[in-house]
């Protein structure tokens, strides 16, 4: 230099145009004498960054930018 793929809660990730979510993890309750376990709830998101497309975009399209992997 050319290609393809990924970026969504702290951590692994799901989400094929109309409410942003699961496990794990935190915190807070129940439960126990006490810890764990199990059972509830609860807080935590600028959906990489810019623009466009559309009533509406995490999602479509264009550039950037960080990682991977593949060709030369």
């Nucleotide at each position: 230099g050319g290609g393809c793929g990924g970026c969504u809660a702290g951590c692994u990730c799901a989400g094929u145009g109309g409410c942003a979510g699961a496990g794990c993890g935190u915190u807070c309750g129940c439960u126990u004498c006490a810890c764990a376990c199990g059972c509830g709830a609860a807080a935590g998101g600028u959906c990489a960054a810019a623009g466009g497309u559309u009533c509406a975009a995490u999602c479509c399209c264009u550039u950037u930018g960080c990682c991977g992997c593949c060709c030369a």
Background:
Transfer RNA from a Patescibacteria group bacterium, 72 nucleotides, folded computationally. The sequence is in RNAcentral, with records from ENA. It matches the Rfam family "tRNA". It is annotated as a transfer RNA. Taxonomically the source falls in Bacteria candidate phyla (Bacteria). Model confidence (mean pLDDT): 84 of 100.